[in-house]
RNA sequence: CCAGCGGGCCGGGUGGUCGCCUCCCGCCGAGAGCGGGGGGAGGAAGGUCCGGGCUCCACCGGGCAGCGCGCUGGGUAACACCCAGGCGGGGCGACCCGCGGAAAGUGGCACAGAAACCAUACCGCCCGCCGUCCCUCCGGGCGGCGGGUAAGGGUGAAAAGGUGGGGUAAGAGCCCACCAGCGGCAGGGCGACCUGCCGGCUGGCCAAACCCCGCGCGGAGCAAGGCCAAAUAGGAGGGCGUGCCCUGGACACCGCCAGGGCUAAGGGUGCCCGGCCCGAGACCCUCGGGUAGGCCGCUUGAGCCUCUCCGAAAGGGGAGGCCCAGAGUGAUGACCACCGGUCGCCCUCUCGAGGAGGACGACUACAGAACCCGGCCUAUAGGCCCACUGGCCCG
Repeated sequence: CCAGCGGGCCGGGUGGUCGCCUCCCGCCGAGAGCGGGGGGAGGAAGGUCCGGGCUCCACCGGGCAGCGCGCUGGGUAACACCCAGGCGGGGCGACCCGCGGAAAGUGGCACAGAAACCAUACCGCCCGCCGUCCCUCCGGGCGGCGGGUAAGGGUGAAAAGGUGGGGUAAGAGCCCACCAGCGGCAGGGCGACCUGCCGGCUGGCCAAACCCCGCGCGGAGCAAGGCCAAAUAGGAGGGCGUGCCCUGGACACCGCCAGGGCUAAGGGUGCCCGGCCCGAGACCCUCGGGUAGGCCGCUUGAGCCUCUCCGAAAGGGGAGGCCCAGAGUGAUGACCACCGGUCGCCCUCUCGAGGAGGACGACUACAGAACCCGGCCUAUAGGCCCACUGGCCCG
């Protein structure tokens, strides 16, 4: 220098003009007032995928069902997160990816294939017998029947432990060596697991199929939940009034029911009276529930910074300092100027590469808190830093 790998961080700056939300102080003529001062988005505020706090409901305790998680040890309020380790796989490497049990049981395995898990054989190989042909004989070819075999071929994503040797009629864990798996013993490690020795000989894949083992989970969510509280309608209690006429119904009568009318108390209109209108309750008073609306919850918290101690790390303890958005049609903005940053093209300096300077043009992202935290995932113009790996070159 090129290519890569892992981690951490930033993500525009300054000034002017006009604005927005919130808190505090002051003033007045007391208002949606004026003036001054403080604070005002993010690394993801996003997706709402996990885990908690908090609130209400339910609940003696525990379990079933259901759901989720799943190597081991640690961290944590908790986690599907983080740290460290183990095993397997990938990469020359830095490094990355995956993770209970299929040898407890049940079930499934399309197509192809003889056969997909309990047995079996399509081609082939080998042995025996029979027929036929060639041949002097030994023997050989073809066909059939019976038997052995699973080494080779073929099917398949996957084929009965793998490779090599011995052995055999041909073969085969039939025997042997190494490897893988299983079981036992010994040693190391908290553990996952590792190392060594021995044994018999081998028992496919799928658990995001049921299932088994271990652990966790009561439900709903800030539209949680609580307080204050209009108008209208409806509810409860009280006050005043509870008369008359017509029509219809049932009825032995009183009385009742439905509809209509008249006026009384009362109410509306209006400054008041009169008038007009409503009216046998459409009147008045009180109380309670609830709606609109307002307020709380609301931001001091598993908080941030510095130092220090413990720990390999994640993280934990201690001391000191700090207060850092709280909207609710939902603020945190808009415009202008200058300076930045990146890229393209051109010019100058430079022997060249690289670098420095200048002019012009383009771009300057993803995205917007809504109860609050811890994570994960996803999006992101451009840039910085640290550790490491593989190459090439120079001293």

Model confidence (mean pLDDT): 78 of 100. A computed fold for a 395-nucleotide RNA from a Chloroflexota bacterium, annotated as Bacterial RNase P class A. The model forms 95% of the base pairs in the Rfam consensus. The source organism's lineage runs through Bacteria, Bacillati and Chloroflexota. The sequence is in RNAcentral, with records from ENA.